[in-house]
RNA sequence: GGAGUGGGCUGAGCGGCCGCGCGGGCGCGCAGAAGUGCGCGAACGUGAGGAAAGUCCGGACUCCACAGGGCAGGGUGCAGGCUAACGGCCUGGCGCCGCGAGGCGACGGAAAGUGCCACAGAAAAGAAGACUCCCCCGAUACCGCCCGGCGGCUUCGGCCGCCGGUACAGGUCGGAGGAAAAGCUGAAACGGUGCGGUAAGAGCGCACCAGCGCCGUGGUGACACGGCGGCUUGGCAAACCCCACCCGGAGCAAGGGCGAAUAGGAGCGGCUAAGACCGGCCCGGUCGUCGCUCGGGUCGCCCGCACGAGGCCGUCGGCAACGGCGGUCCUAGAUAGAUGGUCGCUCACGACAAGAUCCGGCUUACAGGCCCACUCCGCAU
Numbered sequence: 001g002g003a004g005u006g007g008g009c010u011g012a013g014c015g016g017c018c019g020c021g022c023g024g025g026c027g028c029g030c031a032g033a034a035g036u037g038c039g040c041g042a043a044c045g046u047g048a049g050g051a052a053a054g055u056c057c058g059g060a061c062u063c064c065a066c067a068g069g070g071c072a073g074g075g076u077g078c079a080g081g082c083u084a085a086c087g088g089c090c091u092g093g094c095g096c097c098g099c100g101a102g103g104c105g106a107c108g109g110a111a112a113g114u115g116c117c118a119c120a121g122a123a124a125a126g127a128a129g130a131c132u133c134c135c136c137c138g139a140u141a142c143c144g145c146c147c148g149g150c151g152g153c154u155u156c157g158g159c160c161g162c163c164g165g166u167a168c169a170g171g172u173c174g175g176a177g178g179a180a181a182a183g184c185u186g187a188a189a190c191g192g193u194g195c196g197g198u199a200a201g202a203g204c205g206c207a208c209c210a211g212c213g214c215c216g217u218g219g220u221g222a223c224a225c226g227g228c229g230g231c232u233u234g235g236c237a238a239a240c241c242c243c244a245c246c247c248g249g250a251g252c253a254a255g256g257g258c259g260a261a262u263a264g265g266a267g268c269g270g271c272u273a274a275g276a277c278c279g280g281c282c283c284g285g286u287c288g289u290c291g292c293u294c295g296g297g298u299c300g301c302c303c304g305c306a307c308g309a310g311g312c313c314g315u316c317g318g319c320a321a322c323g324g325c326g327g328u329c330c331u332a333g334a335u336a337g338a339u340g341g342u343c344g345c346u347c348a349c350g351a352c353a354a355g356a357u358c359c360g361g362c363u364u365a366c367a368g369g370c371c372c373a374c375u376c377c378g379c380a381u
Base pairs, nucleotide, nucleotide: 001377002376003375004374005373006372007371008370009369010368012346013345014344015343016342017341018340020047021046022045023044026041027040028039029038030037031036049352053363054362056361057360058359059358060357061251062250063249064248073247074246075245076244077243078092079091080090081089082088093107094105095104096103097102108242109241113240114239115236116235117234131183132179133178134177136175137174138173139172142171143170144168146165147164148163149162150161151160152159153158191209192208193207194206195205196204210232212229213228214227215226216225217224218223255303256302257301258300259299265294266293267292268291269290270289271288275287276286277285278284310329311328312327313326314325315324316323317322347350
């Protein structure tokens, strides 16, 4: 100097004018006997994010339900730790990727059972075995080998043709048995490679490797290393399933309080002149009206609702996540929903986007800028 890896911070600044939400006090007006309430006004203070987002996961809080256990259903899934909790985070193990710093992984069980494994292939899993391979027995004179005879040719070594013989270690056909090694198919073929062995073969034997089991050592553990053993049990559980652990439901429009008006309801009591309906009549009932009581809905306001698993600094423990202690700070609270507009100056010329009960995470979006640690390559000394 170049190319990268991991992490942290930031998310235009200053000023003028106009405007908006909230806060306490102040001033004015109205109501009231007063406490006080309502309205208006100016000044002051304060006013979004790293993701406020998606609403995916976990909790706090609230109401409802709930003896305990089980079934069903859902979720999670290497180990140890952190945490209020988690599917989050930290550290570690194993596997894969990268030269490396590092990154990624639903990463329990396939020897409990069931199921699936396209195409191709003899065969896709507990057995079978074809295209085949090997040995043995038999048949066959068609081919090959071998033998003899005759003829032809000859570079004198033989070669060619015809006829006959012969079952020979070849071929062909049939029978009986052995094998699963090689070739072939496939993503995958019943451990791999090599040597021996055999008629051909086979963990049949041996060496090394992989896997499994047992033992020992180290580690809290996942696991690692070493030794021994029989030879070997294909893959898939984001297929059913098995194992372990976790999970009651609904959500701030939760839930609670106050008040008013109007309409309607229920109960009790009173009134009843007339009427309507119960097919004509009587009784009875319903509709009516007044008063009291009750409860629900609607609307308005208030609480919930801003001090919290809180931020910052220091220190101690811990590799870390995180925790203990001390100090310090208070930092939006709307309800149709406030943080905006405009002008001037500056710069690196401005991204994604804005609360709605709160908190911890995850995920997704994002112009640009700054810082720290580390890796690889090149050059110079």
The RNA shown here (Bacterial RNase P class A) has 381 nucleotides and comes from a Coriobacteriia bacterium. Its mean pLDDT, the model's own confidence on a scale to 100, is 78. The source organism's lineage runs through Bacteria, Bacillati, Actinomycetota and Coriobacteriia. Its Rfam family is "Bacterial RNase P class A". Gene Ontology terms of the family: dimeric ribonuclease P complex, tRNA processing and ribonuclease P activity.